[in-house]
Molecule: transfer RNA
Organism: uncultured Ruminococcus sp.
């Protein structure tokens, strides 16, 4: 320098052919349970889908540019 892949909640991830409100786990907090704790159960909280622009009735998903990470080639 070129090609390809990845970026979604504090963390590791899912999201079908572009379609209903972007979900679950873990962590945190609260409650139940317990003599107290751990475990378990229930609930709550947590999102600028890396940034910008475009296409579309509708974009996490498609297109373009940029940023960061990875792989391969030179």
């Nucleotide at each position: 320098c070129u090609a390809c892949c990845c970026a979604u909640a504090g963390c590791g991830c899912a999201a079908u052919u572009g379609g209903a409100c972007a979900g679950a786990g873990u962590a945190u907090c609260a409650g139940a349970u317990u003599c107290c704790g751990a475990u378990u159960c229930u609930g709550a909280c947590g999102g600028u889908u890396g940034g910008g622009g475009g296409u579309u009735c509708g974009a996490g998903u498609c297109c373009c540019c940029c940023u960061g990470g990875g792989u391969a080639g030179g």